A computed fold for a 125-nucleotide RNA from a Gemmatimonadota bacterium, annotated as c-di-GMP-I riboswitch aptamer.
[in-house]
RNA sequence: GCUCGAUAAAGGUAAACUUCGGGAAACCGGGGGACACAAAGCCACGGGUCUAAAAGCGGUCGCAAGACGCAAAUAAAGUGAAAACCUGCAUAAUUCAGACUGCUCAGGAUGGCCGGGCUGCCGAA
Numbered sequence: 001g002c003u004c005g006a007u008a009a010a011g012g013u014a015a016a017c018u019u020c021g022g023g024a025a026a027c028c029g030g031g032g033g034a035c036a037c038a039a040a041g042c043c044a045c046g047g048g049u050c051u052a053a054a055a056g057c058g059g060u061c062g063c064a065a066g067a068c069g070c071a072a073a074u075a076a077a078g079u080g081a082a083a084a085c086c087u088g089c090a091u092a093a094u095u096c097a098g099a100c101u102g103c104u105c106a107g108g109a110u111g112g113c114c115g116g117g118c119u120g121c122c123g124a125a
Stems, first nucleotide, its partner, number of pairs: 004123002012037002017032006035112001041118003045115003048110003055104007064095002069089003078085002
């Protein structure tokens, strides 16, 4: 120096939970707290896992629109030779604000999920 990791020495970190804060969430940060950890120090390169705001597809409700239809035309005004138009009411398919909801999805997250990279205290076997 490298590998390795002991009932060693000096230390270190801090799970669950709790509290405050951030975030749509997963999760993260500060305080308390210790389940554990020889890299549980740092890094999202590969894999896995978690979340789904936005986006896409769909469903339900629903504002508005909406042909045929009805009314009126001795309702007003007007066009037309007439049928009718204009006007009012109402609605199917459908279109479309908005709300709720299902599915998909990472550019979000996870290093105390695994691999990998970098750095580090000590020195028994």

It was read from a public genome assembly, where an Rfam model found it.